The RNA shown here (c-di-AMP riboswitch aptamer (ydaO/yuaA leader)) has 155 nucleotides and comes from Tepidiforma thermophila. Taxonomically the source falls in Tepidiforma (Bacteria, Bacillati, Chloroflexota, Tepidiformia). The model forms 96% of the base pairs in the Rfam consensus. Its Rfam family is "c-di-AMP riboswitch aptamer (ydaO/yuaA leader)". Its family is annotated with regulation of gene expression and cyclic-di-AMP binding in the Gene Ontology.
RNA sequence: UCGCCCGCAGCGCCUAGUCUGCCCCUCCGGGCAGAACGGGGGAACCAGUUCUCGGGGCGAAUCCGCCCGGCCGGCACCACAACCCGGCGACGGCGGAGCGGCUAUCUCCGGCCGCAGCCCGGCAGCUAACCUCGGCGGCGUAGGAAGACCUUGUU
Numbered sequence: 001u002c003g004c005c006c007g008c009a010g011c012g013c014c015u016a017g018u019c020u021g022c023c024c025c026u027c028c029g030g031g032c033a034g035a036a037c038g039g040g041g042g043a044a045c046c047a048g049u050u051c052u053c054g055g056g057g058c059g060a061a062u063c064c065g066c067c068c069g070g071c072c073g074g075c076a077c078c079a080c081a082a083c084c085c086g087g088c089g090a091c092g093g094c095g096g097a098g099c100g101g102c103u104a105u106c107u108c109c110g111g112c113c114g115c116a117g118c119c120c121g122g123c124a125g126c127u128a129a130c131c132u133c134g135g136c137g138g139c140g141u142a143g144g145a146a147g148a149c150c151u152u153g154u155u
Base pairs, nucleotide, nucleotide: 011140012139013138014137018035019034020033021032022031023030024029037134038133039132040131041130046125054123055120056119057118058117062097063096064095065094066093067092070088071087072086073085074084098115099114100113101112102111103110105148106147107146108144109143
């Protein structure tokens, strides 16, 4: 000097997931009570679906096409059975549409990334009053140009 790993702090990102007060605690953190914010249930009117293999909720996390293991039917009513034909089609692969996030003020361009996971339990559309729940967790982007805006410093 460079690279890698770990820890802490600051800052930043996804998400509703942050903040305040009191108590415990050396710190970290824990408990209680609230608030920002977020979700669910729940009339009339209107609307719509289902009833045993369905239905529904949170979330951006869905839809379509093709290929594929395999399965079903026919070919094939003595029995077995190939090829072939048709259908279904998980996981995965390819392609498309749509949706969501980041790129350190905003917009545009370009670039990068995600389309998971979980829950209810036969049941819920919307929904005023009303009732009720959550208020976690996980991480580390920094490219360009123009315009708009804001802030700081100096004079």